[in-house]
Formats: sequence, C1' cells, structure tokens
RNA sequence: CAAGUAAACCGGGUGACCGCUCGCCUCAGGCGGGAGGAAAGUCCGAACUCCACCGGGCAGGGUGCUGGGUAAUUCCCAGGAGGGGUGACCCUACGGAAAGUGCCACAGAAACAUACCGUCCCGAUUAUAUCGGGAUAAGGGUGAAAUGGUGAGGCAAGAGCUCACCAGCGGCUGGGUGACCAGCCGGCUGGGUAAACCCCAUCUGGAGCAAGACCAAAUAGGAGGACAAAAGGGCGCCCGGCCCAGUCCUCGGGUUGGUCGCUUGACCCCGAUGGUAACAUCGGGGCUAGAUAGAUGGUCACCGUCCCGAUUAUAUCGGGAUACAGAACUCGGCUUACAGGUUUACUUGACCC
RNA sequence: GUGAGUGUAGCCGAGAGGUUUAAGGCGCCAGGUUGUGGCCCUGGAGAGCGAGGGUUCGAAUCCCUCCACUCACCCCA
Repeated sequence: CAAGUAAACCGGGUGACCGCUCGCCUCAGGCGGGAGGAAAGUCCGAACUCCACCGGGCAGGGUGCUGGGUAAUUCCCAGGAGGGGUGACCCUACGGAAAGUGCCACAGAAACAUACCGUCCCGAUUAUAUCGGGAUAAGGGUGAAAUGGUGAGGCAAGAGCUCACCAGCGGCUGGGUGACCAGCCGGCUGGGUAAACCCCAUCUGGAGCAAGACCAAAUAGGAGGACAAAAGGGCGCCCGGCCCAGUCCUCGGGUUGGUCGCUUGACCCCGAUGGUAACAUCGGGGCUAGAUAGAUGGUCACCGUCCCGAUUAUAUCGGGAUACAGAACUCGGCUUACAGGUUUACUUGACCC
Repeated sequence: GUGAGUGUAGCCGAGAGGUUUAAGGCGCCAGGUUGUGGCCCUGGAGAGCGAGGGUUCGAAUCCCUCCACUCACCCCA
C1' cells in the first nucleotide's frame, strides 16, 4: 500500500420567526420536555391483567451436543464434535436407525439383499469357439448408495484368509464438572433416511392493554326455544372432590361518551471488585414523549457529509444530493431494510528499512 | 392488536405421505366441415408452481425467512 475477518459508533448540527402537544407555576403569560437503531415483521420469551380450583390421568404443542448467564426464552457466553477457508474466522435443524413400522423411483442380475459380465478348476469337444457342473464379491458395468478403505503376502483363482496403517464397533486404563479426548487390546464389520411416523429426555393451564377497572347516558329487567338438579356452567379432554344456582341458542332493543390503566423501569450513565466471557455485586449521578383520527412541524440563513464540474493540485467557486424510515402498555432477544462516514483489533500478499 | 387462509400457462383450477408426462376446462394457432360465419371434429403450442435459502440421490409437495392479497374478531342488557 492492497485485499479480507470480527466488533463498536454516527447517520445531521446551530440560530431566528411562526405553529402543535404534554407537565408545572406566581396562569393575558412564563419555564421545562417532545419519534429509532431498527420505532418495522409480529417470530419467540416474559412482566402485568382477567378466567380458573385442588388432585390423578391423557392429549396437543415447544426444545434437543456439554457447561454457564438471565425474570425467562427457540436468546447470549464459553467449550466439544463435524464441515468450509492459506489464514484471521465462519456454518450446523448437533439425542436415538441395536424398541418398532415405513421409504430408497428410474437404471441395474440384485437395494434387508447379490453370480449380469468376468476369473479359476473339472468334464464334453482333436484344440479353440461353444455347452454343462463347481468355486469366487478381488476386477468391470448400473446407480446417489452394491458385504469397510489402501498396500503387501497368500491362493487353482479370490476373499480380513494373514499382516501393516486408517475408519467403524466393543472392552479396559488415564484426563476432564461434562460433551468428549488420549493410549492399549480384540473378534473382523452391509447402508442411507427421523426438516418420515416414532422412541427418549425436558418444558408447557387459557386468553390477551381491542387485557382489565370505574363513571355517565339511554333503552325493552323485551320475546321465543332447548337442557334440567343423576342436568348445566366453572377457558384442551376424562375422572374425583369443591363452588355457582342457573346455562346455552335465536330474534329484537340501547349506547357507539368519558376517566384510569399510560409511563420510576428486571431503566440509563460513570466508577470499583469478581469472572476468559456472557454477566453479577457495591458506590455515585440522572428522570429523558404519553397522543386518541392520533402532536413531535414549517420558512429563512449558515455549517457538516457525499457526488459532479472549473482549477496543475490544495485552497476557493458553482450545481446537485443527503439512506432505511414514524412511538400507541412496557421490557429482553431474533429476523429484515439502510445513501454515506468514523474507529479498534487481527489475518494474508507485495515493497522498503 | 389477535386468529385463520390464498399465491400453479392469457383466465379458471386439480395436483395424496417426495422421483411417472405438472390433469382438465375456457381462450390461442393450424387443418377438416360449410356458399360464408358460428357450432362441431382432429391435432398443436404455451408453466422458473409468489421470491430466496435449506433437508434429501431427487422438492409444486417437507422446513425456515421474506413479499403481496383476503376474511373474522367491541360494549350494555
């Protein structure tokens, strides 16, 4: 200098005038505040609110290597195994195929099982070709996948038949909290698929701020039907106990008003200690929208950043542009969108000293 | 905010639990029939299965993410 990897941050600012909204006050006015890193998608988890009611059983759904973090999670951190990359690093839907049941089309002789070709031996044949019998999974063909792989010996020709090195399986020893790793020994050994049904381990009540609480107003405390005290309702189903005294359906009527919930939080910033880290504890400081047809804006001037042109270049001048995008109960994450810019650490290549 | 669906030739619309040729109808093209047109008969062409990624030997179908569209859901009594 170039090309990369991982992480963090900014993404507009200042002033004047006018306007909107919330809170407070000494209330014709004054003071203070006013949209994000994703506010988005509504994918997860909670807190909170209401319905439950306790026990037993079943189902449905979620998660899936190990350990730790957290209020909790399908999230985060650190490890392990497998894979990709020269590397920094990145990806994983990562329990079980020996509980069972399925599927593996076409091709191919054959896909829970192997003799199609080929090779060797014997016989018929004068020999070859050819035919019959036996042996053979090393070679070839088909296919995504064909009785572990490579090499040597051996054999009539072959085969873990034997040996060496690997993979897999089983056993023992050692290390580690654990996933797992290392070493030694062993008979030699058909596969894949669970984002197929399933098995195993573990978690899980149902709804959701349009939850829910209150006030005001108006009408029709209306009409009909079903079930029925061994019935019905009590938010998946069944049983038992318990509670309520009714429950459900159809038609019709009234009101579409207001207040709360609504912002002090598992909150934010700084420092110290502990921890590899996620994070935890302690000390100090701060209060930073709360709307309801839905505010958070408009104009002017200057500046910042980027692009183009003039200029040999800088300076300077001119023109244009300035991303994704707007809170609606609140948090912790995940996913997606994003013009332009800044910083830190590390890797590789080239050159110079 | 909550819940449930849809996306396949120009149009409508099947497609099972994964491999066959992505069915059929309307429309379009050509030929036949007819004096001509229509109807009818025969034949033909036409598909990135909304987009991207993953599992698998193989994906319209199974899984994940994204995009677009549709429907339902208030209170008193």